[in-house]
């Protein structure tokens, strides 16, 4: 240089054009419980890497960029 794959809450992950207000687990915060802590219960916080395009409708399809991983002369 060329080719392939990946990018979703702080972390891990579900999602496969509409059913979805993007769900779950852990973490964090508040409250309950407890003499206190832990455990447990309830609630909250927080995300589709970026820019375009296709479509009535995009996390999902297409193109480019960025970052990461792999292969190869």
């Nucleotide at each position: 240089g060329c080719c392939c794959c990946c990018a979703u809450c702080g972390u891990c992950u579900a999602g496969c054009g509409g059913c979805c207000a993007a769900g779950g687990a852990c973490a964090c915060c508040a409250c309950c419980c407890u003499c206190u802590c832990a455990a447990g219960g309830u609630g909250g916080c927080g995300g589709c890497a970026c820019g375009g395009g296709u479509u009535c409708g995009a996390a999902u399809c297409c193109c480019g960029u960025u970052g990461g991983g792999g292969g190869u002369g």
Source information
This is a predicted structure of a 73-nucleotide RNA (transfer RNA) from a Microthrixaceae bacterium. The prediction has a mean pLDDT of 81. Rfam family: tRNA. The family's RNA type in Rfam is transfer RNA.